[in-house]
RNA sequence: GCAGGGCAUACGGCCGCGGCUCCCUUGAAGGGAGACGAGGAAAGUCCGGGCUUCACAGGGCAGGAUGCCGGAUAACGUCCGGCAGGGGGAACCCUCGGGAAAGCGCAACAGAAAAGAACCGCCGCUCCGCGCGGCAAGGGUGAAAAGGCAGUGUAAGAGACUACCGCUCCGAUGGCAACACCGGAGGCUGUGCAAGCCCCAUCCGAAGCAAGGUCAAGAUGAGACGAUACGGCUGCCCGCCGUGUCUCAGGUAGACCGCUUGAGCCGUCCGGCAACGGGCGGACUAGACAGAUGGCCGUACAACGACAGAACCCGGCUUACCGCUCUGCCU
Numbered sequence: 001g002c003a004g005g006g007c008a009u010a011c012g013g014c015c016g017c018g019g020c021u022c023c024c025u026u027g028a029a030g031g032g033a034g035a036c037g038a039g040g041a042a043a044g045u046c047c048g049g050g051c052u053u054c055a056c057a058g059g060g061c062a063g064g065a066u067g068c069c070g071g072a073u074a075a076c077g078u079c080c081g082g083c084a085g086g087g088g089g090a091a092c093c094c095u096c097g098g099g100a101a102a103g104c105g106c107a108a109c110a111g112a113a114a115a116g117a118a119c120c121g122c123c124g125c126u127c128c129g130c131g132c133g134g135c136a137a138g139g140g141u142g143a144a145a146a147g148g149c150a151g152u153g154u155a156a157g158a159g160a161c162u163a164c165c166g167c168u169c170c171g172a173u174g175g176c177a178a179c180a181c182c183g184g185a186g187g188c189u190g191u192g193c194a195a196g197c198c199c200c201a202u203c204c205g206a207a208g209c210a211a212g213g214u215c216a217a218g219a220u221g222a223g224a225c226g227a228u229a230c231g232g233c234u235g236c237c238c239g240c241c242g243u244g245u246c247u248c249a250g251g252u253a254g255a256c257c258g259c260u261u262g263a264g265c266c267g268u269c270c271g272g273c274a275a276c277g278g279g280c281g282g283a284c285u286a287g288a289c290a291g292a293u294g295g296c297c298g299u300a301c302a303a304c305g306a307c308a309g310a311a312c313c314c315g316g317c318u319u320a321c322c323g324c325u326c327u328g329c330c331u
Base pairs, nucleotide, nucleotide: 001329002328003327004326005325006324007323009300010299011298012297013296014295015294017037018036020034021033022032023031024030039307043318044317046316047315048314049313050312051208052207053206054205058238059237060236061235063204064203065202066201067200068082069081070080071079072078083097084095085094086093087092098199099198103197104196105193106192107191119139120138121135122134123133124132125131147165148164150162151161152160166188167186168185169184170183171182173180174179212257213256214255215254220249221248222247223246224245225244229243230242231241232240233239265282266281267280268279269278270277271276
C1' cells in the first nucleotide's frame, strides 16, 4: 500500500435518576434492598420484511422496481462465489453487464459529408479554360467518417483479392451456467446512445404503532343523502365487504394492552471455497410517555474530548467520525 475484523472504557467508593422484583408502612403519599438501564452508526427514511387493519378473499389495466451466471436469505435494489469488460506494476478496485437485425427518436459546433458524401489531394484526358472523367487509399474536421494491419493488383486506388486480427454463423472439448479455447464457413450487418421512448424476462395490494384493541369520561343541538342509495377496499374497472355516511356548532379526553423472548445474542462442534445452514450448551441484556442512565474522587489506560441519544421490532444500504488494536496479502 490493499482487503477484512475487534474496541469505543474497566474496577472501586460517595451522591443523584428510571421502570421492574421483593420487604416494611399507609387513607393516600412514602422508606429499604437487589439486578438491569442509549449506538457503531441509535442518524438518513433509501430498500426489504415481521406485526395490525381494510378483509373471508380475488382478477385485469395503469404504474413502479430489478436486469451476465450460479447460490444464500423471511425477503431485498442486500450478501457470497464466478464470467465478461475497464483501471492499476501488483495485492485489489469499478460496472451505464438482457435486446440496436421489431419500431420510433437523438448526436450541438466543426467538417465536403453524421446517411450515402469530396475541402486539400492522387491519377487520366485535354480545346490548357476555376474544363471533363475516375478514386475514397493519404491529409484535414470531429466524441464518432464506408472494420484494422501488411501485401497483390491498379492509370491512380478500393475487401476488388490474399494472409493475420476483428465480426457473424456452424461444430468439437471443458464447465450446472455465464463463458473459455480449438476447428471450419462467410467478404461481412454503417458508429454511438435503451442511465432516450420502447421490446423481453422476473417481481410488486394499500395504509401504517399517531397501526389496532380494552376500560373510563361527555351534554348534546341543527342540517344533507339514504337500499334503484351511501361508505370502504382504490390510482381505475370488475368483484367483494358494511348499514349507515357526511357538514356545522358545542362537550369529554384518564388508564391499560400492543411494548420487548427475538427470522435475536454468546460459546462450541459438523457441513459448505464462502455468504450461510444444522446440532449441543449458556445468559435474558432499557421499554420511557414533556420523556430516565448524570456528577465527583482514586487506579489502570488507547478510547473520558470525535460523530453523536432508543420510542413497535428486525435484515441491509448510505452518510458522519477522535483514536487504538488484530489478521492476511502485494511491492